[in-house]
RNA sequence: GGUGAUGUAGCUCAGCCGGUUAGAGCGAUGGAUUCAUAAUCCAUAGGUCGAGGGUUCAAGUCCCCCCAUCACCA
Numbered sequence: 001g002g003u004g005a006u007g008u009a010g011c012u013c014a015g016c017c018g019g020u021u022a023g024a025g026c027g028a029u030g031g032a033u034u035c036a037u038a039a040u041c042c043a044u045a046g047g048u049c050g051a052g053g054g055u056u057c058a059a060g061u062c063c064c065c066c067c068a069u070c071a072c073c074a
């Protein structure tokens, strides 16, 4: 330098060829239970979906261009 993959909550990830409120598990916080802790149960918070632009009535999803990480080729 070229090609490909990935980027969504603090962490690991889902999101079915665009569709109406963006989710799960773990973790955090509060509560219940317990003499207390753990476990268990309930609730709550937490996201400009990597940045920018475009298409569309509508974009996490499609297109362009950048950024980061990984792999392969040279």
Stems, first nucleotide, its partner, number of pairs: 001073007010026004019057001028044005050066001052064003
This is a predicted structure of a 74-nucleotide RNA (transfer RNA) from Methylobacillus sp. Model confidence (mean pLDDT): 82 of 100.